Predicted 3D model of RNase P RNA and transfer RNA as a complex of 456 nucleotides. Rfam match: Bacterial RNase P class A. Rfam classes the family as a ribozyme. Model confidence (mean pLDDT): 78 of 100.
[in-house]
């Protein structure tokens, strides 16, 4: 210096004016323990707040049982609150290498599925051509002969060569054979299974049997393993205001996805529960944000992660505040400029925005910054 | 907020792995009939929302995206 792989961060600063919305003081006013105004301090959108794809808390169904359905997960091992995230390993694929990618359990339990093409498409597959034998055929040619040789056509043997196909029942040589063939040996590959080592384990290495040779799709049904009880903050609790109730089911009902069993609750005529029609209301308070929180240390541990200390509080709005203008600067783009630099002038700051929290994937993202490495080429 | 379901010609649909460069109706447009117009008839354009995956093949099976619709509230 080209060119490429990865990790991690930032995503506009800083000043001035005017405004929003929470709290906390102070002051005025209403009124009677909530409100309104003014001051002042102080906070105050994100990596993805988003899509709702997963997993939790939390809440409520009495308790959150059980078996069958149904759903998800799917190579170990570890981290967690839990996961399909995340670490570290394995094994397969890609790359000269950094590194990447992999819905990666089971096709020798069973069921099905494979168009066209091709002779045959699933287990004893299949005979178009080919090899190869065979004939009360037939045709031609050699010969003195009841012999032979070709060639058609038909019956039989092959799975070795050619050709279809995404896929055609190991490879390759030697025997063997009429021709061939794991048909039988050597070898080399792949299953099985026994068995030693190494590993926590997937697994990898090694030897020893068995010619087994068994194809493909499980993002088709299924099987095996392990998980999961449902609904969501419109959850759920309390207050206010306001209207009008009727109807249906059945001794039974309900415990928010089906069915069974258990168990618990309510209720059996003063009519509970449940659905359905109508009807009011679109208020206010809890939940509601201090938390599996951040930030820095130490010590474990290859990491993910853990413990353990010290600091800090950091949005809760409710039709929804977090905003708008001016000035300098910080990137990035044009022009004066025909090229480089130094001025100057113009443009111009992505994707997008909380709404019970969290931990992750996914998607979108102008631009920029830092660090690790690999590859190849020059120079010393 | 949350929770569910859809997306095939301009419109409504058929397809639930091949024989689908996707069928059928109306629209649409040429021909032809007809004095002309509608009717009739006979041909044409025209679509699996968008990536990406399984798998020999995907409209169909599976992720991910976009767009579009319905449900959910409180008191009696």
């Nucleotide at each position: 210096c080209a060119g490429g792989u990865u990790g991690g961060c930032c995503g506009g600063g800083c000043g001035g004016u005017u405004g929003c919305g929470g709290c906390a003081c102070g002051g005025g006013g209403a009124g009677g323990u909530u409100c309104c105004c003014c001051g002042c301090g102080u906070c105050g959108a994100g990596g993805a707040a988003a899509g709702u794809c997963c997993g939790c808390g939390c809440u409520c169904c009495a308790c959150a049982g059980a078996g069958c359905a149904c759903g998800g997960u799917g190579c170990u091992g570890g981290c967690u609150a839990a996961c399909a995230a995340c670490c570290a390993g394995g094994c397969g694929g890609g790359g000269u290498a950094a590194c990447c990618c992999g819905a990666c359990g089971g096709a020798a339990a069973g069921c099905g599925c494979a168009a066209c093409a091709g002779a045959g498409a699933g287990g004893c597959a299949g005979a178009u051509u080919g090899c190869g034998u065979c004939g009360c055929u037939c045709a031609c040619c050699c010969g003195g002969c009841u012999g032979g040789g070709u060639g058609a056509c038909g019956g039989c043997g092959u799975g070795a060569g050619g050709g279809u196909g995404a896929a055609a029942c190991g490879g390759c040589g030697u025997g063997g054979u009429a021709a061939g063939a794991g048909c039988a040996c050597a070898c080399c590959g792949g299953c099985g299974u026994c068995c030693c080592u190494g590993g926590u384990g997937a697994c990898a290495g090694g030897g020893g049997c068995g010619g087994c040779c068994a194809g493909g799709c499980a993002a088709g049904c299924c099987c095996c393993a392990c998980c999961g009880g449902g609904a969501g903050c419109a959850a759920g609790g309390c207050c206010a205001a306001g209207c009008a109730g009727g109807g249906a089911c059945a001794a039974g009902g309900g415990g928010c996805u089906g069915c069974u069993c258990g168990u618990c609750c309510c209720g059996u005529u003063c009519g509970a529960g449940u659905c359905c029609c109508g009807g009011g209301u679109a208020g206010g308070c809890c939940g509601c944000u201090a938390g599996a929180g951040g930030c820095g240390g130490u010590c474990g541990g290859c990491a993910a992660c853990g413990c353990c200390c010290g600091c800090c509080c950091c949005a809760g709005a409710u039709a929804g505040a977090u905003a708008a203008c001016c000035g300098c600067c910080c990137a990035g783009g044009g022009g004066g400029c025909a090229u480089c630099c130094a001025c100057c002038c113009c443009c111009g700051g992505a994707c997008a925005g909380a709404a019970c929290g969290c931990g992750g994937c996914u998607u979108a993202u102008a631009g920029g910054c830092c660090g690790a490495c690999c590859u190849g080429g020059g120079c010393g | 907020g949350c929770u569910c379901c859809c997306a095939u010609c301009g419109u409504c649909u058929a397809g639930u792995g091949g024989u689908c460069c996707a069928g059928g109706a109306c629209a649409c447009c040429g021909g032809c009939c007809u004095c002309u117009c509608a009717c009739g008839u006979c041909g044409g354009u025209a679509a699996c929302a968008g990536g990406g995956g399984u798998u020999c093949g995907a409209a169909c099976c599976c992720c991910c995206u976009u767009g579009g619709g319905a449900g959910c509230g409180c008191c009696a």